């Protein structure tokens, strides 16, 4: 200096809460057993569980992930490998699909920022008042810049430039290892319209919404509260009833409605109905969801590099309900302060003081990320 575990106070006495319990005693006590965490935090993933959308299928819309294989119930987590960047290195960190499907940006400085340009040099040929100055030429060297149309060296040239030529870089095409991201060879080609998608955007895959103040039941109370919308508002017609005339009417047709769209199926209503939208009032009490799980920890065995899986054997286990898990007393106790001893000096050893950070469950689980006083183990 990097990565990885543990631990993060402990024993007792006494008094005091919470949940269970065979028992003893008799309704409320005795006695036993259990009681905040490595993040209980953040509310950022992911589920299990519970209700809602009529069901079940497509699509659309919005959200999410993003190299390759694997684990996982699943994940934006974990492990393996690639590529890229940090770092002398062990190690770390990556928003890591697509720039030729389109659109858009790239301020300012600079001459000039995509099919751009010549400021400052630089060279030719020329003018001159000898201070400079015209005209071609150039893009190697120099200036701003994140970023200037590859890069290094050689030839060439008036001066230069892939102008030529090596390698390096880029592109196309093949081989050869690999499941695969890729990596490595080998042949042509002087080869350039650069960067941002952590800008919209494509292009793969994934995804219903709410949440334990879900939800269900007792009891109990109020105001079957009001306002608006709301197409058709119709035709048939078994059967009843009636002297007749008519009436009623099961169910059909027909129209409406119950997803953000269509399709099948289903279910509702048709006179102020189903349904839609807003305002208002009652309920603020009890009980259960509540705590044994894809649970956590460990031993052996077999598979895998791991992540983990499968098979066996032991242990462990808060359930408040305005919110318990506390108080108080003794001892031990790490780091750090101070003295003495020792010693070349460290280690060591005696004494005293000192009291250990971040922080408290609320439906429960896997995970990420944040805070964190010091103890000590293993590896590299």
């Nucleotide at each position: 200096g990097a990565g990885g575990g543990u631990c993060g106070g402990a024993u007792g006495g006494c008094c005091g809460c919470g949940g269970g319990g065979a028992c003893g005693c008799a309704u409320g006590c005795g006695c036993c057993c259990c009681g905040a965490g490595g993040a209980a935090a953040g509310u950022c993933c992911g589920g299990a569980c519970u209700c809602c959308c009529a069901a079940a299928a497509g699509c659309a819309a919005c959200g999410g992930u993003g190299c390759c294989g694997g684990g996982u119930a699943a994940c934006g987590c974990c492990c393996g490998g690639g590529c890229g960047g940090g770092g002398u290195a062990a190690c770390c960190c990556g928003a890591c699909g697509g720039a030729c499907a389109g659109c858009g940006c790239c301020a300012c400085a600079g001459a000039a920022a995509u099919g751009a340009a010549a400021c400052c040099g630089c060279u030719g040929c020329g003018g001159u008042u000898c201070g400079c100055u015209g005209c071609a030429g150039u893009a190697a060297g120099g200036a701003u810049g994140a970023a200037a149309c590859g890069g290094u060296g050689g030839g060439g040239u008036a001066a230069g430039a892939g102008c030529c030529c090596a390698c390096c870089g880029c592109g196309u095409u093949g081989c050869u290892g690999g499941c695969a991201a890729c990596a490595g060879c080998a042949a042509c080609g002087g080869c350039a319209c650069g960067g941002c998608a952590a800008g919209c955007c494509c292009c793969a895959c994934c995804g219903g919404g709410a949440g334990c103040a879900a939800u269900g039941c007792c009891a109990a109370a109020u105001a079957g509260g009001g306002a608006c919308c709301g197409c058709g508002c119709g035709c048939c017609a078994a059967c009843c009833g009636g002297c007749a005339a008519c009436g009623g009417a099961a169910g059909g047709c027909g129209g409406g409605g119950c997803c953000g769209c269509u399709u099948u199926u289903g279910c509702c209503c048709c006179a102020g109905c189903a349904g839609g939208u807003c305002c208002g009032g009652g309920u603020u009490g009890g009980c259960a969801g509540c705590u044994a799980g894809a649970g956590c920890c460990u031993g052996u065995g077999a598979g895998g590099c791991a992540a983990c899986u499968c098979a066996u054997g032991g242990g462990c286990a808060a359930g408040a309900g305005g919110a318990a898990u506390g108080g108080u007393c003794a001892u031990c106790g790490a780091a750090c302060c101070g003295g003495g001893g020792g010693u070349c000096a460290u280690a060591c050893u005696c004494c005293g003081g000192g009291g250990a950070a971040c922080a408290g469950a609320a439906u429960c689980c896997g995970g990420c990320u944040u805070a964190u006083a010091g103890a000590u183990c293993c590896u590299c």